[in-house]
Context: one part of a larger RNA
RNA sequence: UUGGGUUUAAAGGGUACGUAGGCGGGUGUCUAAGUCAGUGGUGAAAGCCCACAGCUCAACUGUGGAACUGCCAUUGAUACUGGAUGUCUUGAGUAUAGUAGAGGUGGGCAGAAUUCAUGGUGUAGCGGUGAAAUGCAUAGAUACCAUGAGGAAUACCUAUAGGGAAGCCAGCUCACUGGACUAUUACUGACGCUAAGGUACGAAAGCGUGGGGAGCGAACAGGAUUAGAUACCCUGGUAGUCCACGCUGUAAACGAUGCUCACUCGGUGUUGGCGAUAUAUUGUCAGCGCCCCAGCGAAAGCGUUAAGUGAGCCACCUGGGGAGUACGCCCGCAAGGGUGAAACUC
Numbered sequence: 001u002u003g004g005g006u007u008u009a010a011a012g013g014g015u016a017c018g019u020a021g022g023c024g025g026g027u028g029u030c031u032a033a034g035u036c037a038g039u040g041g042u043g044a045a046a047g048c049c050c051a052c053a054g055c056u057c058a059a060c061u062g063u064g065g066a067a068c069u070g071c072c073a074u075u076g077a078u079a080c081u082g083g084a085u086g087u088c089u090u091g092a093g094u095a096u097a098g099u100a101g102a103g104g105u106g107g108g109c110a111g112a113a114u115u116c117a118u119g120g121u122g123u124a125g126c127g128g129u130g131a132a133a134u135g136c137a138u139a140g141a142u143a144c145c146a147u148g149a150g151g152a153a154u155a156c157c158u159a160u161a162g163g164g165a166a167g168c169c170a171g172c173u174c175a176c177u178g179g180a181c182u183a184u185u186a187c188u189g190a191c192g193c194u195a196a197g198g199u200a201c202g203a204a205a206g207c208g209u210g211g212g213g214a215g216c217g218a219a220c221a222g223g224a225u226u227a228g229a230u231a232c233c234c235u236g237g238u239a240g241u242c243c244a245c246g247c248u249g250u251a252a253a254c255g256a257u258g259c260u261c262a263c264u265c266g267g268u269g270u271u272g273g274c275g276a277u278a279u280a281u282u283g284u285c286a287g288c289g290c291c292c293c294a295g296c297g298a299a300a301g302c303g304u305u306a307a308g309u310g311a312g313c314c315a316c317c318u319g320g321g322g323a324g325u326a327c328g329c330c331c332g333c334a335a336g337g338g339u340g341a342a343a344c345u346c
Stems, first nucleotide, its partner, number of pairs: 004317003007300002012314001014201004021194003025088007033081002035077008049065006091191001092188003095184005103177007110154001115149007125136002162169002206247006215241002220236004258313006266291011295302002319346003328339004
């Protein structure tokens, strides 16, 4: 390079937006760059190939032909691609009227519970476990009542429910705000798809500065268990978990399945619209599930939400280990992240 692949064997980027690039709907006219045809020039000779000939044959040599798939010029063709210019509406978008939702950001408020503080009642235990002990408690605990403080999370509703690009999102309410769907088809008229670099977002843990700190709880301490027990169990408990601002940029970031478009049997449930009707039912659009035909697949399985049949673009893979390591570079306060080998070995 050709070719083959990427759910689970190696392999889909964590997600989106978007630059270059690649690819791109129907129809008319023009052009003739790509494309196709003819003609002319050139494409040195030798060599290769074919035919014939010369050395007794052959090697070798001679003559002729073919070839030189190319380039340049010129004359034409116009289906397709490109370019130019019109036009169209089905792709895409806009408008109008509605709908559903834990979509996002900021503020306010609420009740239950835990803990703590104060006061009261009250007396000897409480707590914990497989059993215990450490621990707490006559300086009055546990339990019960009242009042107060503070932080964090929002039981029931709550579901094979919903929303979001992903990460994720749940008390109630207010303000601001993103997207989606349906109906009318009114408007624009290809404005589209994908997307290397790039930019933004990105769980948890972690880092910086300043707050906050109820519960939980790495580290740590003690008690148990055990042959030991740097664990599992118990009593405590610091970072952290929470907030603001900034950084980090990774996860089994998973559907282990890139995005967009078209096509291909059925059954059943569900969410949000809009219709039809005999209010028993039923159609349609969009979304989310389950079962299955064909087909695909190594099988498990997938199966109109494809892993089926095709098209476009991007990313990635090429035996195991060494190794996601070393070195270099870039990013980061650091932790580390990104890119990413080789020797050697099986």
Source information:
Small-subunit ribosomal RNA, central domain from Porifericola rhodea, 346 nucleotides, folded computationally. Taxonomically the source falls in Porifericola (Bacteria, Pseudomonadati, Cytophagia, Catalimonadaceae). The coordinates come from a structure-prediction model, not an experiment, and the mean pLDDT is 88.